[in-house]
RNA sequence: GCCGGCGUAGCUCAAUGGCAGAGCACCUCACUCGUAAUGAGGGGGUUGAGAGUUCGAAUCUCUCCGCCGGCUCCA
Numbered sequence: 001g002c003c004g005g006c007g008u009a010g011c012u013c014a015a016u017g018g019c020a021g022a023g024c025a026c027c028u029c030a031c032u033c034g035u036a037a038u039g040a041g042g043g044g045g046u047u048g049a050g051a052g053u054u055c056g057a058a059u060c061u062c063u064c065c066g067c068c069g070g071c072u073c074c075a
Base pairs, nucleotide, nucleotide: 001071002070003069004068005067006066007065010024011023012022013021018055026042027041028040029039030038048064049063050062051061052060
């Protein structure tokens, strides 16, 4: 340099064009002598960046950035 995959909450991942969610973690409360567990509630997001298409984009298209894998060139 070329090809492919991936990027969404602190972590692991859903949502494949129509209100951005789950589990774990975190905070509060209940329960307990106390902790854990359990139960109830709560906070947390420029969906990697920019642009385009569309009534509407996490989702489709283009460019760029980052990570992973493969191939190739030079030394």
Transfer RNA from a Candidatus Calescamantes bacterium, 75 nucleotides, folded computationally. Taxonomically the source falls in Candidatus Calescibacteriota (Bacteria, Bacteria candidate phyla). It matches the Rfam family "tRNA". By type it is a transfer RNA. Rfam's curators write: Transfer RNA (tRNA) molecules are approximately 80 nucleotides in length. Its mean pLDDT, the model's own confidence on a scale to 100, is 81.